A computed fold for a 473-nucleotide part of an RNA from a metagenome, annotated as small-subunit ribosomal RNA, 3' major domain. Its mean pLDDT, the model's own confidence on a scale to 100, is 83. The full RNA is in RNAcentral, with records from SILVA. Rfam family: Bacterial small subunit ribosomal RNA. Its family is annotated with ribosome and structural constituent of ribosome in the Gene Ontology.
Context: one part of a larger RNA
RNA sequence: UGACGGGGGCCCGCACAAGCGGUGGAGCAUGUGGUUUAAUUCGAUGAUACGCGAGGAACCUUACCAGGGCUUAAAUGUAGUCUGACAGAUUUGGAAACAGAUUUUUCUUCGGACAGAUUACAAGGUGCUGCAUGGCUGUCGUCAGCUCGUGCCGUGAGGUGUUGGGUUAAGUCCCGCAACGAGCGCAACCCCUAUUCUUAGUUACCAGCACUUCGGAUGGGGACUCUAAGAAAACUGCCGGCGCAAGCCGCGAGGAAGGUGGGGACGACGUCAAGUCAUCACGGCCCUUACGUCCUGGGCCACACACGUGCUACAAUGGCGAGUACAGAGGGCAGCUACCUGGUGACAGGAUGCAAAUCUCAAAAACUCGUCUCAGUUCGGAUCGAAGUCUGCAACUCGACUUCGUGAAGCUGGAAUCGCUAGUAAUCGCGCAUCAGCCAUGGCGCGGUGAAUACGUUCCCGGGCCUUGUACA
Numbered sequence: 001u002g003a004c005g006g007g008g009g010c011c012c013g014c015a016c017a018a019g020c021g022g023u024g025g026a027g028c029a030u031g032u033g034g035u036u037u038a039a040u041u042c043g044a045u046g047a048u049a050c051g052c053g054a055g056g057a058a059c060c061u062u063a064c065c066a067g068g069g070c071u072u073a074a075a076u077g078u079a080g081u082c083u084g085a086c087a088g089a090u091u092u093g094g095a096a097a098c099a100g101a102u103u104u105u106u107c108u109u110c111g112g113a114c115a116g117a118u119u120a121c122a123a124g125g126u127g128c129u130g131c132a133u134g135g136c137u138g139u140c141g142u143c144a145g146c147u148c149g150u151g152c153c154g155u156g157a158g159g160u161g162u163u164g165g166g167u168u169a170a171g172u173c174c175c176g177c178a179a180c181g182a183g184c185g186c187a188a189c190c191c192c193u194a195u196u197c198u199u200a201g202u203u204a205c206c207a208g209c210a211c212u213u214c215g216g217a218u219g220g221g222g223a224c225u226c227u228a229a230g231a232a233a234a235c236u237g238c239c240g241g242c243g244c245a246a247g248c249c250g251c252g253a254g255g256a257a258g259g260u261g262g263g264g265a266c267g268a269c270g271u272c273a274a275g276u277c278a279u280c281a282c283g284g285c286c287c288u289u290a291c292g293u294c295c296u297g298g299g300c301c302a303c304a305c306a307c308g309u310g311c312u313a314c315a316a317u318g319g320c321g322a323g324u325a326c327a328g329a330g331g332g333c334a335g336c337u338a339c340c341u342g343g344u345g346a347c348a349g350g351a352u353g354c355a356a357a358u359c360u361c362a363a364a365a366a367c368u369c370g371u372c373u374c375a376g377u378u379c380g381g382a383u384c385g386a387a388g389u390c391u392g393c394a395a396c397u398c399g400a401c402u403u404c405g406u407g408a409a410g411c412u413g414g415a416a417u418c419g420c421u422a423g424u425a426a427u428c429g430c431g432c433a434u435c436a437g438c439c440a441u442g443g444c445g446c447g448g449u450g451a452a453u454a455c456g457u458u459c460c461c462g463g464g465c466c467u468u469g470u471a472c473a
Base pairs, nucleotide, nucleotide: 001473002472003470004469005468007467008466009465010464011463012462013461015457016456019420020419021418022417023416026312027311028310029309030308031307032306033305034303035302042053043052064298065297066296067295068294069293070292076122077121078120079119080118081117082116083115084114088103089102090101091100092099093098106113107112124287125286127285128284129283133281134280135276136275137274138272140270145184146183147182148181149180150179151160152159153158164175165174166173190264191263192262193261195232196231197230198229199228200227201226209219210218235258238252239250240249241248242247314413318372319371320370321369322368323367330361331360332359335354336353339350340349341348342347379410384405385404386403387402388401389400390399426449427448428447429446430445431444432443
């Protein structure tokens, strides 16, 4: 100087408390451990691994296993040699890859071009080392810290500044001070959102007029909604109280918004030899008729069991039937499909619009009426049987969906444990990426309905500043 303390002081955080909803019990989905296996490819492992890499494992992917092939190779270049092909079609063997046979068969300015074969040189490796590395990332932590120049103090390590008194979300600002300044962080500058105005009208508007097949459909309008470019607006600016100041307080004014308005992007010096050689790049090592590469089939989906993360429930604030409303953000041409017909249905057959503020995918909880009356039930839907639909070369291992039947566990979950402070939790649906299809209950977004509680900082956890002890570095 740090680190540590079941030392002290001050302060903060959904850290506790106050509340609401969960997990831990059940069934299923998914990841992991373990076990099994020819293989169940590899990585990630307290917090910071475990719906993680994977934003799509039937083949492919695929790296694993079994079997069958190739050896300058799947690709490209240079040089040399040879051929006039190659590709296609037919055919033999084969699971295919591949090997063989038949047939068809270039251009030319004759220099060559093009294609193939072959030889040589360059290949290839998801093989090892993340403890040789770059890059990227997690975490402490969006915590308020981490440092430097000059000066001063100290023999020196080092200190001072950065401590102290206030204040703040903040090393934020003020006052004081052997310090005076400065840098990286904080904040602001960026984006979305909340208000208004200007500009602009192939969305919206009977707002006012006309017309109407009653649908902004039409003429028309630039008011309103909206869209998208610009501008304004919030700064403790004003008032009152407290204070030296910074600032704090006020069911104070004004204002759409008030004290960082709400959200996002943004992550200091560093820590964990943290993670990744399997995104990629790269040093070293290793393989070279194989640890390279092609193909068929299998595996990554196994199942006594254990754990994590989720979905669906156990019901009446509910289930079922009928009727009737209201979004936002996105996607769409090998696509989204209105509408019609067939089918109980998944869907199929027609048909139309739309490269889309124009067409389309397209809401559910809610509301109204009826029914069920506390029951393992009209709750719950696992499992299994049968019949089908669709995608795809192909759904046996191993797809999703539909219909009929079947109707398991489960009556609110021990010890323990998680999330959340407002348009939040809870609850309801919708969209997108990946994608032929989909094991999505996942991830990322979007809107609808919409709470309760916070006395307080004694305690648990984590963190910041000062101080103290130490046989630790």